[in-house]
RNA sequence: CGAGUUUGAUCCUGGCUCAGGAUGAACGCUGGCGGUAUGCUUUACACAUGCAAGUCGAACGUAAACAUUUUAUAGUUUAAGUGGCGUACGGGUGAGGAAUAUAUAAGAAUUUAACAAUAUGUGAAGAUUAACUUUAAGAAAUUUUAGCUAAAACUUCAAAGUAUAUAAACUAAAAACUGUAUUUCAGUUACAUGUUGAAAAGCUUAUAUCUGAUUAGUUAGUUGGUAGGUUAAAAGCAUACCAAGACGAUGAUCAGUAGUUGAUUUGAGAGGAUGAUCAGCCACAUUGGAAUUGAAAAACGGUCCAAACUUCUACGGAAGGCAGCAGUGAGGAAUUUUCUGCAAUGGGCGAAAGCCUGACAGAGCAAUACCGCGUGAGUGAAGAAGGCUUGCGAGUUGUAAAGCUCUUUUUUUAAGAAUAAUAAUAAGACAUGUACUUAAAGAAUAAGCAUCGGCUAACUCUGUGCCAGCAGCCGCGGUAAGACAGAGGAUGCAAGUGUUAUCCGGAAUUAUUGGGCGUAAAGCGUCUGUAGGUGGUUUUUUAAGUUUCAUGUUAAAACUUAAAGCUUAACUUUAAUUCUGCAUGAAAAACUAGAUAACUUGAGUUAAUUUUAACGGGUAAAAAGAAUUUUCAGUGGAGCGGUGAAAUGUGCAGAUAUUGAAAGGAAUACCAACAGCGAAAGCAUUUUACUAGAAAUAUACUAACACUAAGAGACGAAAGCUAGGGGAGCAAAUGGGAUUAGAUACCCCAUUAGUCCUAGCCGUAAACGAUGGAUACUAGAUUUUAAUGUAUAUCAAUUUACAUAAGGUCAAAGCUAACGCGUUAAGUAUCCCGCCUGGGAAGUAUGCUCGCAAGAGUGAAACUCAAAGGAAUUGACGGGGGCUCGCACAAGCGGUGGAGCAUGUGGUUUAAUUUGAUGCAACACGAAAAACCUUACCAUAAAUUGUAUUUCGAUUAGCAUUUUAUUAAAGUAAAAUGCAAUUAGGUAAAACUAAAAUCGAUAACAGGUGGUGCAUGGCUGUCGUCAGCUCGUGUCGUGAGAUGUCGGGUUAAGUCCCGUAACGAGCGCAACCCUUAUUUUCAGUUAAAUUUCUGAUAAAACUGCCGAUAAUAAAUCGGAGGAAGGAAAGGAUGACGUCAAGUCAGCAUGCCCCUUAUAUUUUGGGCUACACACGUGCUACAAUGAAUAAGACAAUUUGUCGCUAAUUUGCAAAAAUAAGGCUAAUCUAUAAACUUAUUCUAAGUUCGAAUUAUUGGCUGAAACUCGCCAAUAUGAAGUUGGAAUCGCUAGUAAUCGCUGGUCAGCUAUACAGCGGUGAAUACGUUAUCGAGCCUUGUACACACCGCCCGUCACACCAUGGAAGUUGGUUUUAUUUUAAACUUAAGUUUUACCUUUUAGUCAAAAUAAAAUUAGCAACUAAGGUGAAGUCGUAACAAGGUAGUCCUACUGGAAGGUGGGGCUG
Repeated sequence: CGAGUUUGAUCCUGGCUCAGGAUGAACGCUGGCGGUAUGCUUUACACAUGCAAGUCGAACGUAAACAUUUUAUAGUUUAAGUGGCGUACGGGUGAGGAAUAUAUAAGAAUUUAACAAUAUGUGAAGAUUAACUUUAAGAAAUUUUAGCUAAAACUUCAAAGUAUAUAAACUAAAAACUGUAUUUCAGUUACAUGUUGAAAAGCUUAUAUCUGAUUAGUUAGUUGGUAGGUUAAAAGCAUACCAAGACGAUGAUCAGUAGUUGAUUUGAGAGGAUGAUCAGCCACAUUGGAAUUGAAAAACGGUCCAAACUUCUACGGAAGGCAGCAGUGAGGAAUUUUCUGCAAUGGGCGAAAGCCUGACAGAGCAAUACCGCGUGAGUGAAGAAGGCUUGCGAGUUGUAAAGCUCUUUUUUUAAGAAUAAUAAUAAGACAUGUACUUAAAGAAUAAGCAUCGGCUAACUCUGUGCCAGCAGCCGCGGUAAGACAGAGGAUGCAAGUGUUAUCCGGAAUUAUUGGGCGUAAAGCGUCUGUAGGUGGUUUUUUAAGUUUCAUGUUAAAACUUAAAGCUUAACUUUAAUUCUGCAUGAAAAACUAGAUAACUUGAGUUAAUUUUAACGGGUAAAAAGAAUUUUCAGUGGAGCGGUGAAAUGUGCAGAUAUUGAAAGGAAUACCAACAGCGAAAGCAUUUUACUAGAAAUAUACUAACACUAAGAGACGAAAGCUAGGGGAGCAAAUGGGAUUAGAUACCCCAUUAGUCCUAGCCGUAAACGAUGGAUACUAGAUUUUAAUGUAUAUCAAUUUACAUAAGGUCAAAGCUAACGCGUUAAGUAUCCCGCCUGGGAAGUAUGCUCGCAAGAGUGAAACUCAAAGGAAUUGACGGGGGCUCGCACAAGCGGUGGAGCAUGUGGUUUAAUUUGAUGCAACACGAAAAACCUUACCAUAAAUUGUAUUUCGAUUAGCAUUUUAUUAAAGUAAAAUGCAAUUAGGUAAAACUAAAAUCGAUAACAGGUGGUGCAUGGCUGUCGUCAGCUCGUGUCGUGAGAUGUCGGGUUAAGUCCCGUAACGAGCGCAACCCUUAUUUUCAGUUAAAUUUCUGAUAAAACUGCCGAUAAUAAAUCGGAGGAAGGAAAGGAUGACGUCAAGUCAGCAUGCCCCUUAUAUUUUGGGCUACACACGUGCUACAAUGAAUAAGACAAUUUGUCGCUAAUUUGCAAAAAUAAGGCUAAUCUAUAAACUUAUUCUAAGUUCGAAUUAUUGGCUGAAACUCGCCAAUAUGAAGUUGGAAUCGCUAGUAAUCGCUGGUCAGCUAUACAGCGGUGAAUACGUUAUCGAGCCUUGUACACACCGCCCGUCACACCAUGGAAGUUGGUUUUAUUUUAAACUUAAGUUUUACCUUUUAGUCAAAAUAAAAUUAGCAACUAAGGUGAAGUCGUAACAAGGUAGUCCUACUGGAAGGUGGGGCUG
């Protein structure tokens, strides 16, 4: 100090989340020691048991016990009682309380026991009472009768004294002990009355002190005065009388919440949050009330009364109050021992000893927090073993371990042993031995938790397979998960570590420091104006603000700084600073403010018959013409009207049309504009009357009179409401007709409210410039409006320039996230007002105010999401636009779709009908050949290391033919015959070595047309042979990006030219390559020859030449020459990329799966099925033809297990023969359409050939399923094909035949090639399809097969309303009033007690009201939820532009009317 997260990417706005620190914490896992702190935050819930306040015999009497002694006296201890002091401190808690509290600073009308100092005094009398004895009642608590007795208890007198102006009046006391040796002695303590102090308490004032206006009015003792009361004391504190005040938008009253402060925590600070421990103050003591005593209480461990609860009871009555210390129960995520001691510090009593003290000092429990220490140190590589990983080489764990050498903090054992305590003596809970010291032993007793996708330090393997699970945010998981789980490794912290909760920070995300409001949330619809805030120039003065100095205070502790003490630290102590504040005094006088006297520039007033200016400014009245409609009359005679097309409607009862006349209502064409006026809403025919305002010039006057404006008031489109008029046209609703799947719409016909007027209401709009008002300053250019002034030129009219006011357009600086704004600011500044703080829920609920109503104003929360949003960018898309191209359409030719057959596919069937391909871009496609094989499928049968490899052993095998048995066959078994007895090296030869083969064994395995083309390679299709796709440098932009690649021309082309912040370059285009067309040269084959042919080689075409057009360019058009002319024709060649396109079944390949089977072999079957549907083709339907006969002309190309001539046989397919030819320019393969001649004559035919039968031929082990061919016979359908649809632009379409591959044969009508004959048409680019470029809109980016709205149905969640119901709180009234106090009376007198009167008053009861909380049948809207229903409202012109207000209406989005806006 920042980071993640909205997007395809970007900048901004804006929320959410994280990293830091903190805690009286809790939970999970783990846990060695010590020091110092801390420890019921929840039920101010209920409490068993023990203890927490007593003490004094030197105030007093009595009783008991003990001791002593000869006795008496006297003594000691204990007990209860009288009396004194204390019990108002100390300790606890935070319920209440928003001011009677607290904090700070002042103040006057007060009091004070004990303490200190000081002054004076303590004289004289008296009457009782408890204890005790006794009587009685009661279970008890306790009460009671009759007696005795003391005092420092109580009473009287005296006197000092108090008080007052004075007098009257009122009013004190108490003794005890010690010493000497007895007294009018001395001392101590005590008592009484004053004064002063210290310390404490009460009271008053000012300032500060949480939230809510969905709390706006409150208050009758209320505010003040007088009088006498009350109090320690001022005071409505209380009473009587008088007055009518007092408080409040600077927030009264009411409601909610809360102890407060020093401080604590966080923060750079300003601030925010908190108020445990420690310290000050306050309040409380089961709940409510009350007094008594006392110096002090309305009293935690006192009293009385009431209430609730608990306990005891003999049922008649009694007792109790842990928010003291321990402890128990309950509650809760959660908080300790029924410990020790008064040794220290402090407190109470006492003369003192001393007693009491759960205050306190200590110990115990708890990692609750902070601090400190340790769990060892050194050396040690065979880098051990084991684990994990692996590319199999190794890497890593890792000097880590082991081993060797040391040390002993800690631990254990043993011994010693403090300070804390005083002038002196005794006294130590902690501590039956602590801290500390010494000795010994021995690495010995001691490491975990979390994390490892990014933020955020740290990575791999295995398992899992949108499952299980993780997650703070983004998000991870659907078979290769660094995100789940485990393992190894790593990182962080460490006796802890993670999680959860809460606070501050980051967050400038409430912004004083320090934000904003054109479009992101945000300027009130507009104006007037009150309070308030702010305010021109000069003089003098005051000193409130301001500034300086001084004084007082701001408790201590804490924080900060510096030291010191515990071994260090935490901790503690000392000192200094600080405590930013408040109050008081003094000074200064610039600024603000007050006072004073002036000024004129802000503001205002006035005059000039000013400018005869201009103006849809307002109100009222009158008038005008055009048009629509209706009515009347005439003419006329069939339609009119309306639409995309129609229909409803209207018309022979005379419409529409046309002529004339009349009526009525509403609105004012042209002028008209970017214009004018008005505060805004808004304002338009003409005239008149009344009337408001702005502007200019200039005279005089006032003298700051100003600006803004909370509340308040006025105006305020359209729609709507009330009442009364009016009603031509238009027109929500409504009816009808269309459209449609539907059409509650768009279109059409008709029509009602309404629209108009008068009088009221309503008070809202995209009421917009989405831009509050005022003032000043800051370059310009140009234009418009109406006038004036000044200057200029002019004889003049007038021209030009400048100034003032207003309306626009560009633009510099500057600003802005950008778009844009820019003297009419969104620039630079000042003042005032209004408003905003993530999206949704929601402008909803509820309350209140207003309204006749509709509704308006004000205006939340629960819950839910991690975004919502602005501007701009690149794409994609549009039933947006522009330009351009293409057999895209058009113009033509020929087809498909109808028939039969061939072939492929779907479907169905089947044991199997193997499988892939599925819009274009699957369907005569993989398949350039399914009878077996192929073959992957089915049925049956068989065998299991298998056809490859390693190692070992043995051997040299064996092969072929024929036959037999068995079998469906493979196979198995056997026999015969023939051939062979390995190869290389080496040696005289063998041995030997190597290789090969066979058999056996062995180990892994081999094999798979099994799955995944969504794990892949490679290859391919497609857009598309479309003209595009990019880069470097530079420049522009905050940036994504742009520019280049755009514009004007041109091209087949991002082809080229010109312009240009671009200049260049790359992949594509083109060219280079092949074929064809012309020619040169050379060579070659052939029986021979050539201008042929085959092959090689060379030339040729480049807009080169001429003209025109164009811009003088690129280029286009025309011409010449030429075999060929503008790319000469064709082929090969396929940019960046798109489609998770196709292919695991061509091949390769990861992972998964099968392994006596999903591998291998065999026979047979199937892939050829057949109601049907589709695609691609062939043959036809005939005369431009068919048949017969004769005749002519090609090219590519094939051939030795081959092509085959010729001859012979056969009707033919074919066969026989072949000493015929050909390993090919030599041999072989008949071209057909065409031409000539004849027949047929319009018919289902001499067209057409399917189907079927018979007989043959060929290939092949084999032709049944299931081949081809021939002959004879048979002779279906079909007479040119519906909607729709395909191909083709020249040697093309159409038509004719020929060849090849595959192949034993063939289903080829297919495919790939070859040549022969050889057309028609193109005006042209409006619309269809596709594509390219530019531009525009966008809520799309998985990119329109996109996005997305609402009802309904289902599940869950929170919420509103609600008949009613249960509580709390408050107020008022009434009733009954306890104790207590006050008052009065009675009791012979005074006091007390008792009784009674009156008053005040707690709790309680009743009634009413307000407020608040809970529950609730039913009900309403909302939110959320991978795959529900209905539609398609919005985003593109979203297919009717959208949207705002309003009204009506509809299943729903929505539709329509009126007015407004452009977003």
This is a predicted structure of a 1463-nucleotide RNA (small-subunit ribosomal RNA) from a freshwater metagenome. Model confidence (mean pLDDT): 81 of 100. RNAcentral holds the sequence, with entries from SILVA.